[in-house]
The part of an RNA shown here (small-subunit ribosomal RNA, 3' major domain) has 482 nucleotides and comes from an uncultured archaeon. Rfam family: Archaeal small subunit ribosomal RNA. A reference for the family is Yusupov et al. (2001), "Crystal structure of the ribosome at 5.5 A resolution", Science.
Context: one part of a larger RNA
RNA sequence: UGACGGGGGGGCACCACAAGGGGUGAAUGCCUGCGGCUCAAUUGGACUCAACGCCGGGAAUCUUACCGGGGGCGACAGCAGGAUGAAGGUCAGGCUGAAGACCUUACCUGACGCGCUGAGGGGUGGUGCAUGGCCGUCGCCAGCUCGUGCCGUGAGGUGUCCUGUUAAGUCAGGCAACGAGCGAGACCCCCGCCCCUAGUUGCCAGCGGGGCCCUUCGGGGCUGUCCGGGCAAACUAGGGGGACCGCCGGCGAAGAGCCGGAGGAAGGAGGGGGCCACGGCAGGUCAGUAUGCCCCUAAUCCCCCGGGCCGCACGCGGGCUGCAAUGGGCGGGACAGCGGGAUGCGACCCCGAGAGGGGGAGCAAAUCCCUGAAACCCGCCCGUAGUCGGGAUCGAGGGCUGCAACUCGCCCUCGUGAACCCGGAAUCCCUAGUAACCGCGGUUCUCCAUACCGCGGUGAAUACGUCCCUGCCCCUUGUACA
Repeated sequence: UGACGGGGGGGCACCACAAGGGGUGAAUGCCUGCGGCUCAAUUGGACUCAACGCCGGGAAUCUUACCGGGGGCGACAGCAGGAUGAAGGUCAGGCUGAAGACCUUACCUGACGCGCUGAGGGGUGGUGCAUGGCCGUCGCCAGCUCGUGCCGUGAGGUGUCCUGUUAAGUCAGGCAACGAGCGAGACCCCCGCCCCUAGUUGCCAGCGGGGCCCUUCGGGGCUGUCCGGGCAAACUAGGGGGACCGCCGGCGAAGAGCCGGAGGAAGGAGGGGGCCACGGCAGGUCAGUAUGCCCCUAAUCCCCCGGGCCGCACGCGGGCUGCAAUGGGCGGGACAGCGGGAUGCGACCCCGAGAGGGGGAGCAAAUCCCUGAAACCCGCCCGUAGUCGGGAUCGAGGGCUGCAACUCGCCCUCGUGAACCCGGAAUCCCUAGUAACCGCGGUUCUCCAUACCGCGGUGAAUACGUCCCUGCCCCUUGUACA
């Protein structure tokens, strides 16, 4: 100087507690990852937080690195060999899953030459304890340093400490320190209010016409999936304004700031995100790529076929569906946003009970399509029952993608209807448009979503605290530790 302590003080965090909401842990349930076992192979990596729906890892072939079988490959140099024919090709037969791959016999062609030595090319072979790069994590942290000066023989200290304050080493006051840098903040993006500009593919308030309905014949209503026209509102997307403890009161030291109030769409960092210090963890990745060294070279390289990665007596993590009545079923009715679309999205018509099939307009898309959102509302049924809850499992028939669905895909219809009556010890997430519930889009993608990344709809409870538990930061103290 650090690290540590079942030493002390101060401060902080829903990856801490408290107050509350919802789960996980239970289900011969299901899906998925991991261990184990099995196997010819079940390729490999990752193991507390920070491995385990992770490697965008939803593997039918491919992917694929594994296993079984078959086949192929050495630039260049040198040397055996070679016109008494090198290398290459081929009918037939044999061999084979299939092969002039190989063997037998024969033929075509005509100058090279893996048989040997070096050397190359290749390697998802080894080493992340040789590395770059990138990432995770400490860290939803507030720290880490420098210049000069001062102190100390020196390592080093001071500054960075103390008091108050802050989300913050944020700021103020004090002080042998005075300043400065990286970080915090500022900055950038999205959302919330207002204004300006613009108006097609978007929109239709007002005006005119058309169409439909009503009419007491005066007129009234509906219709931008009719037109003229218009850009008001909405929206779209570019610019600008707006918030600063600025104003008032109180507390504080007349400070920094804190509490309350007014005005305001919004307050005291408005909400969310991007970015994220010096460094530590020999953290992760040689399997994304790059790369040192080591290793394999006719195979540890390359290609093909088939199998495996999907195996199942078990154990664990994460999730899905439920156990029902604020529910289930049937019928009717309403309202989104983000996105995607050309070997694509596919309206609409016809066929089919349905999955789907036949045709097929439009759209490289504010224009056309995916696109009827669902929870919700209304009506009827069910009446506490392993049921009209729940849907596993299995049987039968059918459809789709794809060269190909046996191992091993998804969907439809009928039948079958299992466990499950709210879950021990323990444990996870969450403070507001959040949790919870509901659906929708995208990624991967020939096909396959309970995954992941987004989007909107409905929309709470509780706290406004604390340091008890878990941990973090600062000061201080002890130490036989470095």